[in-house]
Context: one part of a larger RNA
RNA sequence: GAACGAACGCUGGCGGUACGCUUAACACAUGCAAGUCGAACGAAAUUUAAACUUCGGUUUAAGUUGAGUGGCAGACGGGUGAGUAACGCGUGGGAAUCUGCCCUUUGGUGGGGGAUAACUGUUGGAAACGACAGCUAAUACCGCAUAAGCUGGGAAACCAGGAAAGAUAUAUUGCCAAAGGAGGAUCCCGCGUCAGAUUAGGUAGUUGGUGGGGUAAAGGCCUACCAAGCCUAAGAUCUGUAGUUGGUCUGAGAGGACGAUCAGCCACACUGGGACUGAGACACGGCCCAGACUCCUACGGGAGGCAGCAGUGGGGAAUAUUGGACAAUGGGGGAAACCCUGAUCCAGCGAUACCGCGUGAGUGAAGAAGGCCUUCGGGUUGUAAAGCUCUUUCGCAUGUGAAGAUAAUGACGGUAACAAGAUAAGAAGUCCCGGCUAACUCCGUGCCAGCAGCCGCGGUAAGACGGAGGGGACUAGCGUUGUUC
Numbered sequence: 001g002a003a004c005g006a007a008c009g010c011u012g013g014c015g016g017u018a019c020g021c022u023u024a025a026c027a028c029a030u031g032c033a034a035g036u037c038g039a040a041c042g043a044a045a046u047u048u049a050a051a052c053u054u055c056g057g058u059u060u061a062a063g064u065u066g067a068g069u070g071g072c073a074g075a076c077g078g079g080u081g082a083g084u085a086a087c088g089c090g091u092g093g094g095a096a097u098c099u100g101c102c103c104u105u106u107g108g109u110g111g112g113g114g115a116u117a118a119c120u121g122u123u124g125g126a127a128a129c130g131a132c133a134g135c136u137a138a139u140a141c142c143g144c145a146u147a148a149g150c151u152g153g154g155a156a157a158c159c160a161g162g163a164a165a166g167a168u169a170u171a172u173u174g175c176c177a178a179a180g181g182a183g184g185a186u187c188c189c190g191c192g193u194c195a196g197a198u199u200a201g202g203u204a205g206u207u208g209g210u211g212g213g214g215u216a217a218a219g220g221c222c223u224a225c226c227a228a229g230c231c232u233a234a235g236a237u238c239u240g241u242a243g244u245u246g247g248u249c250u251g252a253g254a255g256g257a258c259g260a261u262c263a264g265c266c267a268c269a270c271u272g273g274g275a276c277u278g279a280g281a282c283a284c285g286g287c288c289c290a291g292a293c294u295c296c297u298a299c300g301g302g303a304g305g306c307a308g309c310a311g312u313g314g315g316g317a318a319u320a321u322u323g324g325a326c327a328a329u330g331g332g333g334g335a336a337a338c339c340c341u342g343a344u345c346c347a348g349c350g351a352u353a354c355c356g357c358g359u360g361a362g363u364g365a366a367g368a369a370g371g372c373c374u375u376c377g378g379g380u381u382g383u384a385a386a387g388c389u390c391u392u393u394c395g396c397a398u399g400u401g402a403a404g405a406u407a408a409u410g411a412c413g414g415u416a417a418c419a420a421g422a423u424a425a426g427a428a429g430u431c432c433c434g435g436c437u438a439a440c441u442c443c444g445u446g447c448c449a450g451c452a453g454c455c456g457c458g459g460u461a462a463g464a465c466g467g468a469g470g471g472g473a474c475u476a477g478c479g480u481u482g483u484u485c
Base pairs, nucleotide, nucleotide: 001485002484003483004482006481007480008479009478010477013357014356015355016354017353018352019350020349021315026313027312028311030310031309032308035072036071037070040069041068044065045064046063047062048061049060050059051058052057079268080267081266088193089192090191091190092189093188094187095186097185098184099183102181103180104179105178106177107176108175109174110144112142113141119134120133121132122131123130124129150161151160152159153158166173167172168171194240195239196238201231202230203229206228207227208226209225210224211223212222213221243265244264245263246262247258248257249256250255270291271290272289273288274287293304294303295302296301321347323346324345325344329343330341331340332339333338360390361389362388363387370381371380372379373378394426396421398419399418400417404412429474430473431472432471433470434455435454436453440469441468442467443466444465450457451456
């Protein structure tokens, strides 16, 4: 000098764009953050209409809705950086693989069965939640048939095995099998990736082989047997520290430091372990077990997980609202209407940063008064003020009022913008003035009180302390502290 996710002191007019728990991966009250589909299904409640009626109601049709079975989505989106020195990441290659929804193509969608929730009845429990009996449906479940180009066997012919579901407004949309694609995912390898030798040896499933198992898939991934290997001074092992990259800061560069926001990858979800479901998880707002903590309890037993968005306590030098809307962009479900979406878009708070604008312009010498200095003549503050003449950006108050989104729908928002209006009116500070370093005198103090980045000032004439006048620098900021180059 530059920089900052900064903090602190003094001060503070407006707008735009960004950014805002770096500390306790500490504990969390409350609300919301993942639902949707009646065009899969039975039933219930209810509304309307029509028909019938013994006037109690019944049937049919159309709609709406809580719960349930079923489907898809809850593996995305959002958060955090604890762990991890690793094929985790970056980069360049590779294969022994899987892939819901989507796209293309081919073929099929026949015929049966038994249950079960809801519901009803009885019943247990304080609750959470159940138990027993009975009834019922499906795109839920299970057989049978059929089946090629699928799978297994076979040289081939061929043999064996395995599938389906319907719905509606009748034009669609589903379902099953197979092939290909797209996008996604998994695995392997080369190279690169912090410090310590005051860490020198490490390793028994360890290194390799064979058989078997397992996986979507290669593989000690697992297992039995066999061999005795494998890594290491080009630093193994151990210890400490750390998510990583694109990038950011600085620097002429080479480098050095860093990894907030944004984007990619990874890891984690109270702590530890485990699997289930599924195309995909070993699953933040799913399940089971153990632990710590908190809460409820009728003491028998139960409930919970903000490193989602707000918010609270705590810690800290320090970091915001328990806001609005799905209008846009995107996501989930649905044929659609639509529903959901603290993703997102906006608003609120904060000079936290960057950028822009304003706090007036012209004229004005009796060089006024006052202040300060003085050699007492005067000098300076100073065209500064007052006065006169103008302007109205910003702000204020009035009216009109968008684009963003269109077939329609605007949270933002009566916002931005535009127009007319009044009034110089509402808007300047901070640090410094011995040298480095731009800027000087007086008074007070008297090695005291104090200053200080370094050199150093202060012991009676202090340009260095404190005040005043004057001056310098930057300016809605200025200075200090911290950190990096």